Model confidence (mean pLDDT): 80 of 100.
This is a predicted structure of a 74-nucleotide RNA (transfer RNA) from Jeotgalibacillus campisalis.

RNA sequence: GUCUCAGUAGCUCAGCUGGAUAGAGCAGCGCCCUCCUAAGGCGCAGGUCGUGAGUUCAAAUCUCUCCUGGGACA
Numbered sequence: 001g002u003c004u005c006a007g008u009a010g011c012u013c014a015g016c017u018g019g020a021u022a023g024a025g026c027a028g029c030g031c032c033c034u035c036c037u038a039a040g041g042c043g044c045a046g047g048u049c050g051u052g053a054g055u056u057c058a059a060a061u062c063u064c065u066c067c068u069g070g071g072a073c074a
Stems, first nucleotide, its partner, number of pairs: 001073007010026004019057001028044005050066001052064003
């Protein structure tokens, strides 16, 4: 340099076949339970879906640019 994959909550990821309020596990906080802790149960909070633009009635999802990381080839 060319090609390719990925970027979504603090972390690991699902959702990518355009449409309901963007989800799960772990972690965090509160409560219950317990003599206390652990485990368990219930609840709460946490997201400009990497950046910018475009298409569309509607974009995490489609298109383009750029950024970051992984891989292949040279």